[in-house]
RNA sequence: GGAGUAGAAGUAGUGCGUUAAGUACCGGACGGAUGGGAGGUUGCCGCCGGGCGAAGGAACGGUUUUUGCCGCUCCACGAUACUACGUUCGCAACCGCC
Numbered sequence: 001g002g003a004g005u006a007g008a009a010g011u012a013g014u015g016c017g018u019u020a021a022g023u024a025c026c027g028g029a030c031g032g033a034u035g036g037g038a039g040g041u042u043g044c045c046g047c048c049g050g051g052c053g054a055a056g057g058a059a060c061g062g063u064u065u066u067u068g069c070c071g072c073u074c075c076a077c078g079a080u081a082c083u084a085c086g087u088u089c090g091c092a093a094c095c096g097c098c
Base pairs, nucleotide, nucleotide: 001098002097007088008087010085011084012083013082014081015080016078017077018076025050026049027048028047030046031045032044036095037094040091056075057074058073060071061070062069063068
């Protein structure tokens, strides 16, 4: 001097919801995992509380006095979840690797 993470957005696949959870934001108090090891902050995740926002549609079949309900398929929508891919990618200090 270099390598290497947690995360972030994108693409693909598989799902969830559209009777609104999830998610994003704010506040709170703890805990957990975090370059190979141990380990601390900051970011990350989990918990509690608060405010606020949203797109459904079509075909078929069944039920039925109902244009109401159910099933299934497809296309969409969501501050959506998980996995893979590549891109991007922390802060100091100790040990380690090249």
Description: THF (Tetrahydrofolate) riboswitch aptamer from uncultured Faecousia sp., 98 nucleotides, folded computationally. The sequence is in RNAcentral, with records from MGnify. It matches the Rfam family "THF (Tetrahydrofolate) riboswitch aptamer". Rfam links the family to the GO term tetrahydrofolate metabolic process. Taxonomically the source falls in Faecousia (Bacteria, Clostridia, Eubacteriales, Oscillospiraceae).